[in-house]
Context: one part of a larger RNA
RNA sequence: GAGUAGCGAUAAAGAGUGUGAGAGACACUCUCGCCGAAAACCCAAGGGUUCCUGCGCAAGGCUAAUCCGCGCAGGGUGAGUCGGCCCCUAAGGCGAGGCCGAAAGGCGUAGUCGAUGGGAAACGGAUUAAUAUUUCCGUACUUGGUAUAAUUGCGAUGGGGGGACGGAGCAGGCUAAGCAAGCAUGGCGAUGGUAGUCCAUGUGAAAGUGUGUAGGCUAGUGACUUAGGUAAAUCCGGGUUGCUGUUAGGCUGAGACACGAGACGAGUCACCAAGGUGAUGAAGUUGCUGAUGCCAUACUUCCAGGAAAAGCCUCUAAGCUUCAGAUCACAUGCGACCGUACCCCAAACCGACACAGGUGGUCAGGUAGAGAAUACCAAGGCGCUU
Numbered sequence: 001g002a003g004u005a006g007c008g009a010u011a012a013a014g015a016g017u018g019u020g021a022g023a024g025a026c027a028c029u030c031u032c033g034c035c036g037a038a039a040a041c042c043c044a045a046g047g048g049u050u051c052c053u054g055c056g057c058a059a060g061g062c063u064a065a066u067c068c069g070c071g072c073a074g075g076g077u078g079a080g081u082c083g084g085c086c087c088c089u090a091a092g093g094c095g096a097g098g099c100c101g102a103a104a105g106g107c108g109u110a111g112u113c114g115a116u117g118g119g120a121a122a123c124g125g126a127u128u129a130a131u132a133u134u135u136c137c138g139u140a141c142u143u144g145g146u147a148u149a150a151u152u153g154c155g156a157u158g159g160g161g162g163g164a165c166g167g168a169g170c171a172g173g174c175u176a177a178g179c180a181a182g183c184a185u186g187g188c189g190a191u192g193g194u195a196g197u198c199c200a201u202g203u204g205a206a207a208g209u210g211u212g213u214a215g216g217c218u219a220g221u222g223a224c225u226u227a228g229g230u231a232a233a234u235c236c237g238g239g240u241u242g243c244u245g246u247u248a249g250g251c252u253g254a255g256a257c258a259c260g261a262g263a264c265g266a267g268u269c270a271c272c273a274a275g276g277u278g279a280u281g282a283a284g285u286u287g288c289u290g291a292u293g294c295c296a297u298a299c300u301u302c303c304a305g306g307a308a309a310a311g312c313c314u315c316u317a318a319g320c321u322u323c324a325g326a327u328c329a330c331a332u333g334c335g336a337c338c339g340u341a342c343c344c345c346a347a348a349c350c351g352a353c354a355c356a357g358g359u360g361g362u363c364a365g366g367u368a369g370a371g372a373a374u375a376c377c378a379a380g381g382c383g384c385u386u
Stems, first nucleotide, its partner, number of pairs: 013031006032383004042361002046343002050341001051075006060068002080141002082339003086119003092113003098107003122139005142335001145332002148329001150327003153320002158315004166302004172295003177289005182203006188196001208259003215252004219244008228236002264284001267280005303306001349358002365377004
């Protein structure tokens, strides 16, 4: 220079009460303002205790601070079903032997790894200061083991089926959700109305089990035979033929309905350390609109022709065949280990910062509107630390 620039989005503050040595910024209450396809909620990645409580205020916080994502201490993450681990494979990696190479090493068969994909099973309510599909209550489901009973050709690393898949587009059936009415409880108001065609709030319910609908696909079944499926096959494929059948039957399939369901529930009452706790508990219906969600990997259409393997079903081979094994019913007991706090469009991640930048997915209320635009609002969250 200079007590100058600046104090990091112009979304905005005002009042009261409290705490305290001290209050513009902390806590509580009322009013005001801002976001609301987000500036709300929940995950993945990443971070790694930042979560909750108590006690602090040196430093950090662009000011102050009684406050904090700060310091100190204590506490907190509970799973057969969520995710991983596990089984399976993709691109790709590694790679016994092998081939190549001065060496190092490169390539690659069998194999073995490798999710961003495929593969069994859980929902609703309640609860903590802090976890919950994990705890508790209620009601379910599932893999494999064991025992018993009944029936019985079982058996794979092999064969077959299945798993199993693209883009675009239309129509339909539903549900979520919303709106209106009805119903229940409460209210009756400083100004026009206010006992009514008024105001406020509530009006909600899962998985599962049973039933098998709208719809979609499709002939089904028996006998004989067989140059294919690297061997075999009763399986698959090819052939011949009988029977049944075309509004049928079979497979699939949302939703609805019944149980689940005496849970929940506005309010009222009692107590209170003023944070809450306990008791009780009304209505709990109908109509309309209606998804981008479900039926649906459906259907139609197009050319660029749209993973694999296992689980699963079936067939036999070797073998076993009073065993072992398989099917089914019922019972019993088991289900380990790891993650789980908290932030997650952000002050906690990536940007040297509490940085106007960047960051994949889920969800999708009201009025107006074609709309996820825009404007104003709800739930919820904030007023961006001078």

The part of an RNA shown here (large-subunit ribosomal RNA, domain III) has 386 nucleotides and comes from uncultured Cafeteria. Rfam family: Bacterial large subunit ribosomal RNA. The full RNA is in RNAcentral, with records from ENA. Its mean pLDDT, the model's own confidence on a scale to 100, is 82.